The part of an RNA shown here (large-subunit ribosomal RNA, domain II) has 685 nucleotides and comes from an uncultured Fimbriimonadales bacterium. The prediction has a mean pLDDT of 87. The sequence was found in a public genome assembly.
[in-house]
Context: one part of a larger RNA
RNA sequence: GCCGGCGAGUUGUGCUCAGCGGCAAGGUUAAGCGUCUCAGACGCGGAGCCGUAGCGAAAGCGAGUCCACACAGGGCGACACAGUCGCUGGGUGCAGACCCGAAACCGCGUGAUCUAACCCUGGUCAGGCUGAAGCCGUGGUAACACACGGUGGAGGGCCGAACUGGUGACCGUUGAAAAGGUCUCGGAGGAACUGGGGUUAGUGUGGUGAAAUGCCAAUCGAACGCGGAAAUAGCUGGUUCUCCCCGAAAUGCAUUGAGGUGCAGCCUCACGCGCUAUGCUAUGCAGGUAGAGCCACUGGAUGGGCUAGGGGCCCCACCAGGUUACUGAACCCAACCAAACUCCGAAUGGCAUAGCAGGAAGCGUGGGAGUGAGACAGCGACGGAUGAGCGCCGUUGUCAAAAGGGCAAUAGCCCAGACCGCCCGCUAAGGUCCCUAAACACAGGCUAAGUGUUAAAGGAUGUAGGGUCGCGUAAACAACCAGGAGGUUGGCUUAGAAGCAGCCAUCCUUUAAACAGUGCGUAACAGCUGACUGGUCGAAUGUGACCCUGCGCCGACAAUGUAAGGGGGCUCAAGCCUGUUACCGAAGCGGCGGGUUCCCGUAAGGGAGCGGUAGGGGAGCGUUCUGCACGCAGUGAAGGCGGAGCGGAAGCACCGCUGGAGCGUGCAGAAGUGAGAAUGCCGGC
Numbered sequence: 001g002c003c004g005g006c007g008a009g010u011u012g013u014g015c016u017c018a019g020c021g022g023c024a025a026g027g028u029u030a031a032g033c034g035u036c037u038c039a040g041a042c043g044c045g046g047a048g049c050c051g052u053a054g055c056g057a058a059a060g061c062g063a064g065u066c067c068a069c070a071c072a073g074g075g076c077g078a079c080a081c082a083g084u085c086g087c088u089g090g091g092u093g094c095a096g097a098c099c100c101g102a103a104a105c106c107g108c109g110u111g112a113u114c115u116a117a118c119c120c121u122g123g124u125c126a127g128g129c130u131g132a133a134g135c136c137g138u139g140g141u142a143a144c145a146c147a148c149g150g151u152g153g154a155g156g157g158c159c160g161a162a163c164u165g166g167u168g169a170c171c172g173u174u175g176a177a178a179a180g181g182u183c184u185c186g187g188a189g190g191a192a193c194u195g196g197g198g199u200u201a202g203u204g205u206g207g208u209g210a211a212a213u214g215c216c217a218a219u220c221g222a223a224c225g226c227g228g229a230a231a232u233a234g235c236u237g238g239u240u241c242u243c244c245c246c247g248a249a250a251u252g253c254a255u256u257g258a259g260g261u262g263c264a265g266c267c268u269c270a271c272g273c274g275c276u277a278u279g280c281u282a283u284g285c286a287g288g289u290a291g292a293g294c295c296a297c298u299g300g301a302u303g304g305g306c307u308a309g310g311g312g313c314c315c316c317a318c319c320a321g322g323u324u325a326c327u328g329a330a331c332c333c334a335a336c337c338a339a340a341c342u343c344c345g346a347a348u349g350g351c352a353u354a355g356c357a358g359g360a361a362g363c364g365u366g367g368g369a370g371u372g373a374g375a376c377a378g379c380g381a382c383g384g385a386u387g388a389g390c391g392c393c394g395u396u397g398u399c400a401a402a403a404g405g406g407c408a409a410u411a412g413c414c415c416a417g418a419c420c421g422c423c424c425g426c427u428a429a430g431g432u433c434c435c436u437a438a439a440c441a442c443a444g445g446c447u448a449a450g451u452g453u454u455a456a457a458g459g460a461u462g463u464a465g466g467g468u469c470g471c472g473u474a475a476a477c478a479a480c481c482a483g484g485a486g487g488u489u490g491g492c493u494u495a496g497a498a499g500c501a502g503c504c505a506u507c508c509u510u511u512a513a514a515c516a517g518u519g520c521g522u523a524a525c526a527g528c529u530g531a532c533u534g535g536u537c538g539a540a541u542g543u544g545a546c547c548c549u550g551c552g553c554c555g556a557c558a559a560u561g562u563a564a565g566g567g568g569g570c571u572c573a574a575g576c577c578u579g580u581u582a583c584c585g586a587a588g589c590g591g592c593g594g595g596u597u598c599c600c601g602u603a604a605g606g607g608a609g610c611g612g613u614a615g616g617g618g619a620g621c622g623u624u625c626u627g628c629a630c631g632c633a634g635u636g637a638a639g640g641c642g643g644a645g646c647g648g649a650a651g652c653a654c655c656g657c658u659g660g661a662g663c664g665u666g667c668a669g670a671a672g673u674g675a676g677a678a679u680g681c682c683g684g685c
Base pairs, nucleotide, nucleotide: 001685002684003683004682005681006680011095012094013093014092015091016090017089018088019087020086021085022084023083026050027049028048032044033043034042035041036040054061055060064076065075066074067073098238099237101235105228106227107226108225109224110223116200117199118198119197120196121195122194123193124192125190127159128158129157130155134151135150136149137148138147139146163187164186165185168183169182170181171180204220206216207215208214213222241620242619243618244617245616246615251264252263253262254261255260265371266370267368268367269366270365271364272363273362275359276361278357279356280355281354282353283352284351285350291344292342293341298338299337300336302334303333304332305331309327310326311324312323313322314321374399375398376397377396378395379394380393382391383390404415405414406413419594420593421592422591424590425589426588430584431583432582433568434567435566439581441580442579443578444577445576446575452570458554459553462551463550464549465548466547467546468545469544470543471542479536480535481534482533483532485509486508487507490504491503492502515530519528520527595610596609597608598607599606600605621674623671624670625669626668627667628666629665630664631663632662639658640657641656642655643654645652646651
């Protein structure tokens, strides 16, 4: 891992609701007892309980009572509605209460054969090195001291086996081994190592600890065994046959509350009510959003005007005064801004009434729930950065709990809601060159970028359409030829400044025209060029500037490989825009046949519904056992294997083989009643 077997809402009791049954203003026995054909049935047993009256804290009173002075008022009752005892089922309280699962807590015991410390008694440490004190000798001293040579053999001394430890690396990691192997390394006469025997756990709330929360039998921030014990688990997992009808929620308030719970909301079932839901129209009503406005307020904010006040300067003993290219409230003008501004003010939405449509979708009472983590998308806001597949509200939709078609693929987008069958038809979104079902359709235009088949500010004689204003046979635009001068090198500045560093001014003259100079250039001049003028040429579908619009261009950089059309591939398109017709296309709609639920109907028949998680309701299948009735079986039961049968499903028959002794049907009853999941349990392979 697979296969087989086992494996989870039970039982008792109280309450409550429903169905069924008995009796009924009553209903019913409990313990106990008796009889019998004795796990039982029948009888006795009225104690007790519930109901028949309530109100008050109570005394108490009573169809009333309580508060109260009250024959005001008000509360709760009566005046209408029956209960009670069983059986079955739904729910719930108490119990382990659907099953499995803690980490832990407490009690009583068992452990020091491992290990920690200690006690008693034993054992072990090759060899080598170093050479303390002391002593002897010699030297030396006044005597010591001291020096040297020897002797000596100290030391938690040195090197290194046994022994003991476990430093580093590698190997091993379903190992040879639940801690090892190899190489390497520390200690190795000591606080050394070790055998045997013993002590400490007398509350482990303990012991022991050269102290690491270490160790106390492969277990230690509190050992192990048994017990309390089925501890508790607002948590995780699991929870077993079938079909039919309906079908949620992820919100509000509260919570030692936030992944739990209570109440409400939303679902379901039963009973009851019966013009109530909802939509449209009309009429009436509330409102302060969008917008707008602001000389209608409260505030903000820009420029200007005017002007009090303030500042500077002058003047001034004081009081005053003068002046100002400073500032500046209020006021005025102009143009603005606001969720917490409003003189105004919609649309939608809401409330009420009526009419119409509408059908039980509505409301009430009671039984049963689940939900109270939501997700994305469009629209309206907020938070954030006018970020987020972001957070938080409102509103609608989808998913959740929805399959089908489209979007290449893709819960939340678009189309559309699957009762079943059909080798029939029509459509939706989206499509119609090939992959790939259907027009390389039609008409008109655009694009040249493979734009289409990602992106911005910004940039550009791309191209198409529209508009405004210039110039143009008095010859425009472009090109070519020629001119482009004088005062003057304007003044200033400067080393210089001559049209052309910079500052100021920008005149006059000759002219067809020519700037106190548009750019290049020089150290400064020079030189080139432009403006401006004449000529050559010859257009009038000319030429220039600007604006609006369609489609394109640049801007354009990412990690395995084209890789930002699904691909092939596509250019008067197979791209984009406008219009038109046809076709394809789904579980949508239609057709034919069938099932089921509900409604109408006496019926025949007709109509509508039938996606579905949590969940509510309904109807069934099967297993084991029991009672009654009826059957089958060695001429072969159950079980097993095979087979093309029947039924809407769970399932049920029949036949053959196998098997070798029990089994079935109908009705009724009772349950250890259905397995794929629980890192389930046991077994097999």